[in-house]
Molecule: c-di-GMP-I riboswitch aptamer
Organism: Paucisalibacillus sp. EB02
RNA sequence: CGUAUGAAAGGGCAAAUUCACUGAAAGGUGAAGACGCAAAACUAUAUAGGCUAACGUUAAAUAACCAUGCCAGCCAGCUACCGAA
Numbered sequence: 001c002g003u004a005u006g007a008a009a010g011g012g013c014a015a016a017u018u019c020a021c022u023g024a025a026a027g028g029u030g031a032a033g034a035c036g037c038a039a040a041a042c043u044a045u046a047u048a049g050g051c052u053a054a055c056g057u058u059a060a061a062u063a064a065c066c067a068u069g070c071c072a073g074c075c076a077g078c079u080a081c082c083g084a085a
Base pairs, nucleotide, nucleotide: 012037013036017032018031019030020029021028022027035073042077043076049071050070051069056065057064058063
């Protein structure tokens, strides 16, 4: 480069939004829904980054600071399906 054959997988997760519940909030859970994702699985002590500020502190104050709360679909660590690679 040419010819022949045509396996496996044909599935998973679920953004925004709506409803209900929960929380001080950020957010979370369930149902509907599907923007998208080949890790959109898992990990929040991962010495990274971000959000909230109840409690607490300062304060004349309606303000500021603070995580022990939260975000894994930002980056990151780690694990992994099919493959004719």